[in-house]
Context: one part of a larger RNA
RNA sequence: UGGCGGGGGUCCGCACAAGCGGUGGAGCAUGUGGUUUAAUUCGAUGAUACGCGAGGAACCUUACCUGGGCUAGAAUGCUGGUGGACCGUGGGUGAAAGCUCAUUUUGUAGCAAUACACCGCCAGUAAGGUGCUGCAUGGCUGUCGUCAGCUCGUGCCGUGAGGUGUUGGGUUAAGUCCCGCAACGAGCGCAACCCCUGUCCUUAGUUGCCACCAUUUAGUUGGGCACUCUAAGGAGACUGCCGGCGUCAAGCCGGAGGAAGGUGGGGACGACGUCAAGUCCUCAUGGCCCUCAUGUCCGGGGCUACACGCGUGCUACAAUGGUCGGUACAAAGCGCAGCGAACCCGCGAGGGGAAGCCAAUCGCAAAAAGCCGACCUCAGUACAGAUUGCAGUCUGCAACUCGACUGCAUGAAGGCGGAAUCGCUAGUAAUCGUUGAUCAGCAGGCAACGGUGAAUACGUUCCCGGGCCUUGCACA
Numbered sequence: 001u002g003g004c005g006g007g008g009g010u011c012c013g014c015a016c017a018a019g020c021g022g023u024g025g026a027g028c029a030u031g032u033g034g035u036u037u038a039a040u041u042c043g044a045u046g047a048u049a050c051g052c053g054a055g056g057a058a059c060c061u062u063a064c065c066u067g068g069g070c071u072a073g074a075a076u077g078c079u080g081g082u083g084g085a086c087c088g089u090g091g092g093u094g095a096a097a098g099c100u101c102a103u104u105u106u107g108u109a110g111c112a113a114u115a116c117a118c119c120g121c122c123a124g125u126a127a128g129g130u131g132c133u134g135c136a137u138g139g140c141u142g143u144c145g146u147c148a149g150c151u152c153g154u155g156c157c158g159u160g161a162g163g164u165g166u167u168g169g170g171u172u173a174a175g176u177c178c179c180g181c182a183a184c185g186a187g188c189g190c191a192a193c194c195c196c197u198g199u200c201c202u203u204a205g206u207u208g209c210c211a212c213c214a215u216u217u218a219g220u221u222g223g224g225c226a227c228u229c230u231a232a233g234g235a236g237a238c239u240g241c242c243g244g245c246g247u248c249a250a251g252c253c254g255g256a257g258g259a260a261g262g263u264g265g266g267g268a269c270g271a272c273g274u275c276a277a278g279u280c281c282u283c284a285u286g287g288c289c290c291u292c293a294u295g296u297c298c299g300g301g302g303c304u305a306c307a308c309g310c311g312u313g314c315u316a317c318a319a320u321g322g323u324c325g326g327u328a329c330a331a332a333g334c335g336c337a338g339c340g341a342a343c344c345c346g347c348g349a350g351g352g353g354a355a356g357c358c359a360a361u362c363g364c365a366a367a368a369a370g371c372c373g374a375c376c377u378c379a380g381u382a383c384a385g386a387u388u389g390c391a392g393u394c395u396g397c398a399a400c401u402c403g404a405c406u407g408c409a410u411g412a413a414g415g416c417g418g419a420a421u422c423g424c425u426a427g428u429a430a431u432c433g434u435u436g437a438u439c440a441g442c443a444g445g446c447a448a449c450g451g452u453g454a455a456u457a458c459g460u461u462c463c464c465g466g467g468c469c470u471u472g473c474a475c476a
Stems, first nucleotide, its partner, number of pairs: 001476002003473003007470007015460002019424005026315008034306002042053002064301007077125008088103006107116003128290002131288003137284002139279003142275001144273001149188006155164003168179003194267004199235007208225003213222002238261001241255005317417001321376007333364003338357002343352003383414001388409007430452007
């Protein structure tokens, strides 16, 4: 000087407390451990691994296993030689890859030799490796932590390590600001500058909108651009004003006005560093290793196994509910190898059909919870839907291993869950549906969007993590 303490002081955080909803019990989904296996590819492992890399494992992917092939090799360039235009077609063998045989056409310039372009073969130069090392590395990322800290120049103090500044008194979300002070300044962080959202104004008025006048089944059409909205520019909030408190300060409390008040709400943004944290399987890269194989092509299988343990989820156990009928109100997205309306067929998944739309125009599209009415009456039930049988639909070369969905039948566990444990402070939790990426097909996951919309916070003794000061130490 740090680190640590079941030392002290002080402050903060859904840290506890106060509340609401869960997990832990059930069934299923998914990840993981284990076990099994020819293989069940690899990585991630307290917090900071475990719906994680994977934002799509039937083939492909694929890195694994088994079997069949290739060896300048699956891709590109260069040199020399050689054959032929290229492209294409067919046969044999085979599971395919491959191996092998045959065949059509005969490019451009030139009389020709030949040259050029393209394709294949041979030789050479050069390849390839998801093989190892993240403890050789770059880059990127997690975490402490959006915590308020981390440092420097000069000066001063100390033999020196170092200290001071950065401590102290107040204050703040903040090393935020004020005052004081052997310090005076400065940098990286904080804040602000950026984006979304909340109010108003201006500009603009189609594909959007409809107050007035006509018109219609319908903003449908004429008309209009006031309103809504769209999207560009601006205004607005600064403790600016008033009162009180405070050291005349920083600031704190209350009030006015205001759409908004003391950082308005949310996002992006992550200091010096820590964990030899993670990643050589995104990529890049040193070293090491393989070179008829650890490279590469293909068929099939596996990654989907299943006495079991754990994590994360979904659906329930019902009446604030279930079923049936009727009827409202979103936002944000996506669409041309695409979205696909009306209409017809089918109980349905879906099929036929083809209008419109490169989309404020057309489509996906129905929002759901909600509201109105009817039935069910506490029962393993008209709750719950696992499992299984049969029959189908769709995608795709192909749904056996191993897809999603539909109909009929079947109807399991489950009576609100031990010890323990998680999230959340407001448009939040809870609850309801919608869209998108990936994607031929496949979403209980992920990323976003809106609808309905709470309870509680006395307080900081205690648990956890952290900031500052101080103290002890046999630790560095």